[in-house]
Molecule: small-subunit ribosomal RNA
Organism: uncultured bacterium
RNA sequence: CGCUGGCGGCGUGCCUAACACAUGCAAGUCGAACGGGAAAAGAGAGCUUGCUUUCUUUUCUAGUGGCGGACGGGUGAGUAAUGCGUGAGCAACCUGCCUGUUAGAGGGGGAUAACGUUCGGAAACGAAUGCUAAUACCGCAUAUAGUACAUAAUUCGCAUGAAUAAGUGUAUGAAAGGAGCAAUCCGCUAACAGAUGGGCUCGCGUCCGAUUAGUUAGUUGGUGGGGUAAAGGCCUACCAAGACUUCGAUCGGUAGCCGGGCUGAGAGGCUGAACGGCCACAUUGGGACUGAGACACGGCCCAGACUCCUACGGGAGGCAGCAGUGGGGGAUAUUGCACAAUGGGGGGAACCCUGAUGCAGCAACGCCGCGUGAGGGAAGAAGGUUUUCGGAUUGUAAACCUCUGUCCUCAGUGAAGAACAAAAUGACGGUAACUGAGGAGGAAGCUCCGGCUAACUACGUGCCAGCAGCCGCGGUAAUACGUAGGGAGCGAGCGUUGUCCGGAUUUAUUGGGUGUAAAGGGUGCGUAGGCGGCUAAGUAAGUCAGGCGUGUAAUUUAGGGGCUUAACCUCUGGACUGCGCUUGAAACUGCAUAGCUUGAGUGGAGUAGAGGCAGAUGGAAUUUCCAGUGUAGCGGUGAAAUGCGUAGAUAUUGGAAGGAACACCGGUGGCGAAGGCGGUCUGCUGGGCUUUAACUGACGCUGAGGCACGAAAGCAUGGGGAGCAAACAGGAUUAGAUACCCUGGUAGUCCAUGCUGUAAACGAUGAUUACUAGGUGUGGGGGGUCUGACCCCUUCCGUGCCGGAGUUAACAGAAUAAGUAAUCCACCUGGGGAGUACGAUCGCAAGGUUGAAACUCAAAGGAAUUGACGGGGGCCCGCACAAGCAGUGGAGUAUGUGGUUUAAUUCGACGAUACGCGAAAAACCUUACCAGGUCUUGACAUCUAACUAACGAAGUAGAGAUACAUUAGGUGCCCUUCGGGGAAAGUUAAGACAGGUGGUGCAUGGUUGUCGUCAGCUCGUGUCGUGAGAUGUUGGGUUAAGUCCCGCAACGAGGCGCAACCCCUACGGUUAGUUGCUACGCAAGAGCACUCUGACAGGACUGCCGUUGACAAAACGGAGGAAGGUGGGGAUGACGUCAAAUCAUCAUGCCCUUUAUGACCUGGGCUACACACGUACUACAAUGGCCGCCAACAACGGGAUACAAUGGAGCAAUCCGGAGUCAAACCCCAAAAGCGGUCUCAGUUCAGAUUGCAGGCUGCAACUCGCCUGUAUGAAGAUGGAAUUGCUAGUAAUCGCGAAUCAGCAUGUCGCGGUGAAUACGUUCCCGGGCCUUGUUCACACCGCCCGUCACACCAUGGGAGCCGGUAAUACCCAAAGUUUGUUGUCUAACUCUCACGGGGGACGCUACCUAAGGUAGGAUUGG
Repeated sequence: CGCUGGCGGCGUGCCUAACACAUGCAAGUCGAACGGGAAAAGAGAGCUUGCUUUCUUUUCUAGUGGCGGACGGGUGAGUAAUGCGUGAGCAACCUGCCUGUUAGAGGGGGAUAACGUUCGGAAACGAAUGCUAAUACCGCAUAUAGUACAUAAUUCGCAUGAAUAAGUGUAUGAAAGGAGCAAUCCGCUAACAGAUGGGCUCGCGUCCGAUUAGUUAGUUGGUGGGGUAAAGGCCUACCAAGACUUCGAUCGGUAGCCGGGCUGAGAGGCUGAACGGCCACAUUGGGACUGAGACACGGCCCAGACUCCUACGGGAGGCAGCAGUGGGGGAUAUUGCACAAUGGGGGGAACCCUGAUGCAGCAACGCCGCGUGAGGGAAGAAGGUUUUCGGAUUGUAAACCUCUGUCCUCAGUGAAGAACAAAAUGACGGUAACUGAGGAGGAAGCUCCGGCUAACUACGUGCCAGCAGCCGCGGUAAUACGUAGGGAGCGAGCGUUGUCCGGAUUUAUUGGGUGUAAAGGGUGCGUAGGCGGCUAAGUAAGUCAGGCGUGUAAUUUAGGGGCUUAACCUCUGGACUGCGCUUGAAACUGCAUAGCUUGAGUGGAGUAGAGGCAGAUGGAAUUUCCAGUGUAGCGGUGAAAUGCGUAGAUAUUGGAAGGAACACCGGUGGCGAAGGCGGUCUGCUGGGCUUUAACUGACGCUGAGGCACGAAAGCAUGGGGAGCAAACAGGAUUAGAUACCCUGGUAGUCCAUGCUGUAAACGAUGAUUACUAGGUGUGGGGGGUCUGACCCCUUCCGUGCCGGAGUUAACAGAAUAAGUAAUCCACCUGGGGAGUACGAUCGCAAGGUUGAAACUCAAAGGAAUUGACGGGGGCCCGCACAAGCAGUGGAGUAUGUGGUUUAAUUCGACGAUACGCGAAAAACCUUACCAGGUCUUGACAUCUAACUAACGAAGUAGAGAUACAUUAGGUGCCCUUCGGGGAAAGUUAAGACAGGUGGUGCAUGGUUGUCGUCAGCUCGUGUCGUGAGAUGUUGGGUUAAGUCCCGCAACGAGGCGCAACCCCUACGGUUAGUUGCUACGCAAGAGCACUCUGACAGGACUGCCGUUGACAAAACGGAGGAAGGUGGGGAUGACGUCAAAUCAUCAUGCCCUUUAUGACCUGGGCUACACACGUACUACAAUGGCCGCCAACAACGGGAUACAAUGGAGCAAUCCGGAGUCAAACCCCAAAAGCGGUCUCAGUUCAGAUUGCAGGCUGCAACUCGCCUGUAUGAAGAUGGAAUUGCUAGUAAUCGCGAAUCAGCAUGUCGCGGUGAAUACGUUCCCGGGCCUUGUUCACACCGCCCGUCACACCAUGGGAGCCGGUAAUACCCAAAGUUUGUUGUCUAACUCUCACGGGGGACGCUACCUAAGGUAGGAUUGG
């Protein structure tokens, strides 16, 4: 804040504007300090008898005076220390009222307010003059006290010093009365002591920032003086130059502190409401007065701002007291009652005052308690929700029955709190409590229900509306949105938001890290600091133990007690982990002392080395120059060109110059702290290692700051410059090419002297020390055995590899640790922004060092795993390429698709894997589309009822569906008790329902395509790994094959696949033979040898031989055989991929439709036509066309609404007619390429499109829109660009035949046979695929991911000419009030004197210093 709201108790309640405040109240009291006044009563007096006056008593009181207004109450602005907390100290202090003790109060004096009079002013308030009192004020006396000075003694203390004394002397130095008849009481003065309250000082503790590193001039100290209650630079004069600071000064920011509170296992972290202690403040700033106490919340003065009054001259005010108002704000209450209690002030007391306090009111703001009913009650009611329609659930819940009375309402009784000697005294309050009556009556909501997190369904919505703390949900079947039902949780509350702690070991003291995740400084030397070897005795700072003081109370905690319980209140104990004092212990650390040698260093003896600096010197090579020889090219590249060259290059020979770098040796070899160091010689010089054990005696390790070194590039100055080479120029490449390639070429590279100070300065691994298995190299030393050199054994220092334990997230590292320990330093804390900005600092500059935030994301990152991918690698395969043959792409036509058109051109299929595909046949039908005409339980199904047998013909209208009219004919089946019933069918009626080729193939089943007939895909057990996973399945061979063999932490399943089993075909055999065949001239008959057909078994298995291979698997060659290594072909398609295709084959969820998206009919459309693409056919011709003849030769199939022979007609399509055949029988049926002749290269005797005419066939019907025949016509086309397809043998090519669909319609599809080739070296390349391996920031998986510029808009930030503020200081000017100083300018009662003039003293005025506010100035810092 949202929704909701019954009661009571106890608490709490402006976190913001320390913003401004109307009104009322919050501090007064004392008449027993004082004079006066007023009122009343009484008693008197005077008399003008109702006036004046006196006295007494009582009450009230403005003023003087006393005490109190310094407490109580509020707030947290300021303050990072003049504060707070804790513990000490004051020998440096004060203390009204209170308590105790001692002593005292004698005698005087002068004023003044009130009041009166006069005057000023609007007011506030004054002025002058006159009178008066005191417990107001002032002297004097007294004091053994106090104070000051001088002086002697004793004791004590850390020092200054203090204490003691009834030592001494000098000086100074008080007082007040009031009440009462009185006793007496209250006061007064001095002093000491106590108590209480304060003042001052010190130790320790007390937030963030170093992008704040130096600060300070009364500053630090001293002396003298002043000041204060008191120490003190607190102030002043002089002197000295100190003081604070990396153990964080100064500066900036923020903040009241604490007891405590919240949280946490604790250590801690955050916090400072209420209650209690301290501090500070009171509109802002300054100042003093009074007082015991203030620099004073409800006092004074001044200044500023603001508000109010005003007669304009001048005045008044201060809620951060209680209420309350405005304002601010998300937000916080009544202008209440009472002094009854507790406490405070005054008073002798009564008493007065008290917004302190006690109570009440408001607020679910918090904590606690109670209630909204309890028991019974199944027809499991109605209603709701849901449903598989059977039920389930709401739910004993309700109704209904029997009870109870907490709260509530009404009535009655009615407190404690009250304490004084008694009486009296209660705001709360007629409250709490008690009693009676009434009546289940008046009292339940909120959030959530995908996971975390307890709780699920329906409908609506359809990435819309919305949800969301994180992950995420929503795109038509949402447990996540909204609603409902149900459920879960809490409950007078429930959710939300904000804040803090926890979880977070995610700042790590407890308790983390730094090879690759963020993180080791580039390297060394070394300061401070931290840490540090052995022995002994000491000390007692740390440490440990005992005791004492303190650690307020409250809080917390344990045990009790009181409110009916609890919250709450209360008692006792503990605790308060701290600080201080004191007594002890002595192991460890520290400190100081004495020693030691092993750490460290020195010395002696050896030794290796590109360690450094300087000087000298050498050869090879490049280039240039000179000269000779020589001729046309050279050079360069993938290929070229620019370039050089006839003015003589390149090449080659000789000579000269000059600079730079040092081949071979050369090596995971050496040296150095790192960067780094390489020809040879010399000089100078640093360090290491080994050995020895003479010397020192812990001298050590690390190292913030600091200092030094520090590749390359770069900078400055001066040299040098052969080669190379940024920039630059030219030539190429390219879409472009500010690049890669080429030709040139300047800085630079080299030297000297300076600067820079960074690198993937890397082992991405800080330094030092110790310990912890081994194996094997290599560099430098030492020792030993044997000696003849080696070899060998051992040890120290360096440098590599492998590897065990332990380590690691894994990778990995592993005595050169990333293992086990110790010390010190550096660094890290999600990614981006960003190593950027600002600031500071270094640098000549370039730039370096230090180093943020706003904003933004939910990740970024490491290591490993499985895949996928790679213009990565290895091995292998396929008509994949290559070698060939024939094509497509060009023409015409057919057909499909796109597009366009249309009333409609129905729908689907779209890379491969759509496009002669669904469709194995669109004239009607099909048909789903369009137009028009019709029907509504329907064309189709089931159920109910009634009726009727069903069926069926002729008429009229209409395009038909249909409507009207009329009924001729006809009377079935089963059972029967003959009445009838049943089955099936039709008609009618009503409603349940039918219907949908409507949507969603991304809701589905089934089916299918594709990778791919590729060789793969998995499982069980075991083993390995933290795990994902791996192994098996990898490796060596081999195969068509994860086929087989061998090996192997795998063994198996031989699982799904491969292969085989199945079918066809190739061979012979056996058997059976009619419709088949036939050895007979024909027929018949006969027969089954042959052809053929069917069935059955056989045959082929690397079985045999040889060679190779590993002795295997297997490969190669051969024999035999019809066939040889899978003989050929087919069927057969693993786990899966493509949200692949299909809701229009079928089935099906959900949605939609229901006189229509259903059904019927007629006609039209699916056949349109500028165009584009795919698939085919026919051709372009002579390997051909045409004609003719022939002796030709097939196979698969089909046939009864069918195939149809012989015969006849027609040029032909076809017609007439109908033998035969339900088929090895009859028919289709004729094969065609072939052969012979002719044509002779042309748009032809090629090609046949298109069109005219005439016919035929099918069919209700050939106009849109069928097929065929004849005749006439005779288009494009002359072998096809880029590109691209198929095929490895009975294959391609070529030739015809058949079938399905079908009334009719094939160039399509599916089959069949005839003729019948070419080529394959081979696997480099293209495409696809398999296995292993490698890289990856990809996993929607390369059609991935992803970088930068540019354009526009917006957000945050830096810079920015400038502009406007804030803050804290500084310098100067002016200077209020005020203290202090000075002061014959003025005035002056007390007291005093040298007796009165005057002086001392005082007041005012003036003055000096200081000083708030204000002004001026330049900087600093910070914000807009």